[in-house]
């Protein structure tokens, strides 16, 4: 140069074109214990990598670009 695969909560990853985006870690509060873990309970945090389009309707589908990865040349 070419080619294919990711990017979604503070990490990990889910997510049929239609509710309000969620899950387990972590954080908070809270029970529970002399006390700490641990368990349990409640809880907070997201313009869903950017702009553009098509569609009533887009985190999904296009097209462009950033950024990571992996084959081939």
């Nucleotide at each position: 140069g070419g080619g294919c695969c990711c990017u979604u909560a503070g990490c990990u990853c889910a997510g049929c074109g239609g509710u309000u985006a969620g899950a387990g870690c972590a954080g908070u509060g809270g029970a529970c214990u002399c006390a700490u873990a641990a368990u349990c309970c409640a809880u907070u945090g997201g313009u869903c990598c950017g702009a553009g389009g098509u569609u009533c309707g887009a985190a999904u589908c296009c097209u462009c670009g950033a950024g990571g990865g992996c084959c081939c040349a």
Predicted 3D model of a 73-nucleotide RNA (transfer RNA) from a Planctomycetota bacterium. The coordinates come from a structure-prediction model, not an experiment, and the mean pLDDT is 82. The source organism's lineage runs through Bacteria, Pseudomonadati and Planctomycetota. The RNAcentral record of the sequence draws on ENA.